[in-house]
C1' cells in the first nucleotide's frame, strides 16, 4: 500500500410549537416530570413466576449426542480434540454405535455386497493363413494385476512366484488388535509384540445405547363489584398424563355432553431484576467474588406522533484559488404488553481493536 480473517461498538444532535400515555401538585383551570430495541422482531430452545397434587414409578413419546469446564437453566457459550475447506488469519460438522438384527444404494457399469468376465492376458481344442517364428478366427477354461463405468469395485506400491495371475508369499507403506508412555478426558504417540489384513457404505431409514424431559400458560393465578333462569340427556365415579401402577377427593353427590339465560366493570400480578454502570481479585476463556455508585415505559380498542429551525453524516449535480463552497435528495432495519438467559432472521450508514497474506520502500 492492497486483499482479507476474526471480535467489539454506535444507531444523528440540540431547540421551538401542536398533540398522546403514566405518574406528581392543584378545588379547577392548568403545571411539573418521564415515555422503546439492537433486535422490542420471531416464537425455535432454556429457566423464573403462577395453578393444577408435593410433580411420583414403569411403558410410550420427544429432544440431544466427541471430551472438558461455565451457568438458574439449555439444543447456548468458552477450552481442547478429531474429520473436512483454505498458503495464511480462520472457518464449516445432529461429530455415539454397521461383526445385536432388519432395511436401502438413482443413473452408468458386465458386475453394488461374502460381487463380477464387457474389452484385455493366458492355456487347451477345432478351422483356415504362414515367411513355420507365428497369426487370425470360433469354442472350454483359467485370470481380478492393466482397461473401461461409477460417489463407491473388496489395501498401495515392488518384487517373488505363475501358462497367465492372485497377499499364495516377502520387504515398505497402510490399516487392526493388544501392550506401553503422555493427557482429567475426548485423544495423540510407538524402530514393542502379534494379526496377511475380502467381510466396505448409509443411523438428518428402522432400529440399539446414554442423558434429560409430568402438564398447561399473565386470556396463569387472586380479589372486588354487578348480573343470574333453568332445561334435557348421559356416566357412576372425578382429578392427577395418552396407557398401567400408585395415590388425592368425593360419597349421594359428583362428572360429562347439548340447548337457554346473565355479565363484557375495577384492583391485583405489574415491572427493583439471575438488573445495570465502574473497578478489584480468581481463571487461558466462557464466567465469578468482592466493594461501591444507580433507578431506566408500564398501555389494555392498547400511549411513545407530527412539523420547523440550525447543526451532523452519506450520496449526486454545479462551482472551484483543489483548501473547499452552494443546491438538492437521503438517514436503514424495525416498535414493548409478565419477567429474564440464548440461538436465529431483518438492516442505511458509519467507528474501534487484534490477526492473516502479497507487494514495496529503509
Nucleotide at each position: 500500500u492492497g486483499a482479507g480473517a476474526c471480535c467489539u461498538c454506535u444507531u444523528g444532535a440540540u431547540g421551538g410549537c401542536c398533540g398522546c400515555g403514566a405518574c406528581c401538585a392543584g378545588c379547577a383551570a392548568u403545571g411539573g416530570u418521564u415515555g422503546a430495541g439492537g433486535a422490542a422482531c420471531u416464537u425455535c430452545c432454556g429457566g423464573g413466576c403462577u395453578c393444577c397434587a408435593u410433580a411420583g414409578a414403569g411403558c410410550a413419546c420427544g429432544a440431544u449426542g466427541g471430551c472438558g469446564g461455565a451457568u438458574a437453566a439449555c439444543g447456548u457459550c468458552c477450552g481442547c480434540c478429531c474429520a473436512g475447506g483454505g498458503c495464511g488469519a480462520c472457518c464449516u460438522g445432529a461429530g455415539a454405535g454397521a461383526u445385536a438384527g432388519c432395511g436401502c444404494a438413482g443413473c452408468a457399469g458386465a458386475g453394488a455386497a461374502u460381487a463380477g468376465a464387457c474389452c484385455g492376458c493366458c492355456u487347451g481344442u477345432g478351422u483356415g493363413a504362414u515367411u513355420c517364428g507365428u497369426c487370425a478366427u470360433a469354442u472350454a477354461g483359467g485370470u481380478a494385476a492393466g482397461g473401461g463405468u461409477g460417489a463407491a469395485a473388496c489395501g498401495g506400491c515392488g518384487g517373488u512366484g505363475u501358462a497367465a495371475g492372485a497377499g499364495a508369499c516377502c520387504a515398505c507403506c497402510g490399516g487392526g488388535u493388544u501392550g506401553c508412555u503422555g493427557g482429567u478426558a475426548a485423544c495423540a504417540g510407538u524402530u514393542a509384540a502379534c494379526c496377511g489384513c475380502a467381510u466396505g457404505g448409509c443411523a438428518a431409514g428402522c432400529c440399539u445405547c446414554a442423558u434429560c424431559g409430568g402438564g398447561a400458560g399473565c386470556a396463569a393465578g387472586g380479589c372486588c363489584a354487578a348480573g343470574u333462569a333453568g332445561a334435557a340427556g348421559g356416566c357412576a365415579g372425578g382429578g392427577c398424563u395418552g396407557c398401567u401402577c400408585g395415590u388425592c377427593c368425593a360419597u349421594a353427590u359428583g362428572c360429562c355432553u347439548u340447548c337457554g339465560g346473565g355479565u363484557a366493570g375495577g384492583c391485583u400480578g405489574c415491572u427493583a431484576g439471575a438488573g445495570c454502570c465502574u473497578g478489584u481479585c480468581g481463571g487461558c476463556a466462557a464466567c465469578g467474588u468482592c466493594a461501591g455508585g444507580u433507578c431506566g415505559a408500564g398501555a389494555u380498542g392498547g400511549a411513545u406522533g407530527g412539523u420547523c429551525a440550525u447543526c451532523c453524516g452519506u450520496a449526486u449535480u454545479g462551482c472551484u484559488u483543489c483548501g473547499g463552497c452552494a443546491a438538492u435528495a437521503c438517514g436503514a432495519c424495525a416498535g414493548a404488553a409478565c419477567c429474564c438467559g440464548g440461538g436465529g432472521u431483518a438492516a442505511a450508514a458509519g467507528a474501534g481493536g487484534u490477526c492473516u497474506c502479497a507487494u514495496u520502500c529503509a
A computed fold for a 362-nucleotide RNA from Bifidobacterium dolichotidis, annotated as Bacterial RNase P class A. RNAcentral holds the sequence, with entries from Rfam. Lineage of the source: Bacteria > Actinomycetota > Actinomycetes > Bifidobacteriaceae > Bifidobacterium. Its Rfam family is "Bacterial RNase P class A". By type it is a ribozyme. Gene Ontology terms of the family: dimeric ribonuclease P complex, tRNA processing and ribonuclease P activity.